Description: Predicted 3D model of a 289-nucleotide RNA (Bacterial RNase P class A). The sequence was found by an Rfam model in a public genome assembly. Its Rfam family is "Bacterial RNase P class A". Rfam classes the family as a ribozyme. Rfam describes the family as follows. Ribonuclease P (RNase P) is a ubiquitous endoribonuclease, found in archaea, bacteria and eukarya as well as chloroplasts and mitochondria.

RNA sequence: AUGGCAGGCUGUCUUAUUGCUCUUUAACAGGAGAGGAAAGUCCGGACACCACAGAGCGGUAUAGCGGGUAACACCCGUCAUUCAUUUUGAAUAGGACUAGUGCAACAGAAAGUAUGUACAGUUAGGCUGUAGUGAAAUCGGUAAACUCUAUACGGUGCAACGCCAAGUAGGAUUGCUUUUGAAUUGCUCGUUCAAUGCAAUUGGGUAGGCGGCUAGAAUUUCUCAGUAAUGAGAAAUCAAGAUAAAUGAUAAGACUAGACAGAAUCCGGCUUAUAGGCCUGCCUUUUUU
Numbered sequence: 001a002u003g004g005c006a007g008g009c010u011g012u013c014u015u016a017u018u019g020c021u022c023u024u025u026a027a028c029a030g031g032a033g034a035g036g037a038a039a040g041u042c043c044g045g046a047c048a049c050c051a052c053a054g055a056g057c058g059g060u061a062u063a064g065c066g067g068g069u070a071a072c073a074c075c076c077g078u079c080a081u082u083c084a085u086u087u088u089g090a091a092u093a094g095g096a097c098u099a100g101u102g103c104a105a106c107a108g109a110a111a112g113u114a115u116g117u118a119c120a121g122u123u124a125g126g127c128u129g130u131a132g133u134g135a136a137a138u139c140g141g142u143a144a145a146c147u148c149u150a151u152a153c154g155g156u157g158c159a160a161c162g163c164c165a166a167g168u169a170g171g172a173u174u175g176c177u178u179u180u181g182a183a184u185u186g187c188u189c190g191u192u193c194a195a196u197g198c199a200a201u202u203g204g205g206u207a208g209g210c211g212g213c214u215a216g217a218a219u220u221u222c223u224c225a226g227u228a229a230u231g232a233g234a235a236a237u238c239a240a241g242a243u244a245a246a247u248g249a250u251a252a253g254a255c256u257a258g259a260c261a262g263a264a265u266c267c268g269g270c271u272u273a274u275a276g277g278c279c280u281g282c283c284u285u286u287u288u289u
Base pairs, nucleotide, nucleotide: 001285003283004282005281006280007279008278009277010276012254013253014252015251016250017249018248020033021032022031023030035260039271040270042269043268044267045266046265047157048156049155050154054189055188056187057186059153060152061151062150063149064078065077066076067075068074079094080092081091082090083089095148096147100146101145102142103141117131118130119129120128121127122126161211162210163209164208171202172201173200174199175198176197180194181193182192183191184190218237219236220235221234222233223232224231225230
């Protein structure tokens, strides 16, 4: 220098004027304001309620070994198998086929307790090996085939849930305490509650406001431990809370480029989309010193 592999960061910036949402102030003046995926709703939780959340059956999920984490189907290390290959590397629904059942076109004598034909060895019989067909020919293959084994799992979800106000018809019918009704994911058992009560059906009115609502399993830097994921300690920081939905517009300039694309309870992951710019490590080839 060329060609590759893997990982990471960024993903418009500056100034001026003006507009919008939240917040601070008596007021003026201030402060903050959409992502690496906010997408998918695929996993795991925090939190809230169902009574105190039980047992069995069923069902669903995971699957080499070890570690991490609040937890996980996630991450790290390592082994195995497969792919690619000059080499870095990539992928994996990775336990069990002697618990049982099933499946394998065509070809072939025959497709899982069958063994015909030919040849060779040996021989009383038989046995062993080779050859034909086929992906596979006799204690084989296949489990993202049914299944078995081990482990795990209560349900619903911020439209959860709680409070206030207003208003109508707090109406009507039916069931309910001997085991009847209701609640408890499906079923059974068990448990709890039950008359100013619970549930079902029907009818009418209202659909407004407040909380939940953002200080966290939080972020950044350094040190130590560890191969790593990560953990511990110290310091510093506080970075949207809208509710039919706010973060825009104009002007000038800079630049190598402007893609995928907009929060709605929050967090940890996975998957998918992504123009361009930059950085790090490793591998191969060539050249020079």

Of the family's consensus pairs, 97% are formed in the model.